[in-house]
């Protein structure tokens, strides 16, 4: 290179959550780690203090960027 496959954004339905969001089904914009992981940065939500865009707490998010762990096929 090629092949077999994989995942699934937006959106829609139902369910869960105060919320950010999550689950299942449908659906494909994309993805060679769009597999795992909240350790660092950035982002978002709720609570609270403060009173000016700041501190603290609890969360969400890996399909934002890094770190870490693991991993399929593979011709010349």
């Nucleotide at each position: 290179a090629a092949a077999u496959g994989g995942c699934a954004a937006a959106c829609c339905a139902c369910c869960c959550g105060c919320g950010a969001g999550g689950g299942u089904g449908g659906g494909a914009c994309g993805c060679a780690a769009a597999g795992c992981c909240a350790c660092g940065g950035a982002g978002c939500u709720c609570c609270c203090c403060c009173a000016c865009u700041g501190a603290g707490g609890a969360g969400c998010a890996a399909g934002c960027c890094g770190a870490g762990c693991u991993g399929c096929c593979g011709a010349a």